[in-house]
């Protein structure tokens, strides 16, 4: 070089064209505890890989490129 699969929170993944982008484990406060850990409650924390495009609307569907994995050569 081709070709296929993949990129969403610190990690691991959901969301398959509509409404404020979620879950779980992490964090950080708080209750519980003599403390601590289990538990339970509240919160932070996302330019959804990056740019275009179609659409009344785009994580989502099309194109490029980026960056990982797999195959092929």
């Nucleotide at each position: 070089g081709c070709g296929c699969c993949u990129g969403u929170a610190g990690c691991u993944c959901a969301g398959u064209g509509g409404a404020u982008a979620g879950a779980g484990c992490g964090u950080a406060c708080g209750g519980u505890u003599g403390c601590g850990g289990u538990c339970c409650g509240u919160a932070a924390g996302g330019u959804c890989g990056c740019a275009g495009g179609u659409u009344c609307a785009a994580c989502u569907c099309c194109u490029g490129c980026c960056a990982g994995g797999c195959g092929c050569a």

A computed fold for a 73-nucleotide RNA from a Patescibacteria group bacterium, annotated as transfer RNA. The sequence was found in a public genome assembly. Lineage of the source: Bacteria > Bacteria candidate phyla. It matches the Rfam family "tRNA". By type it is a transfer RNA.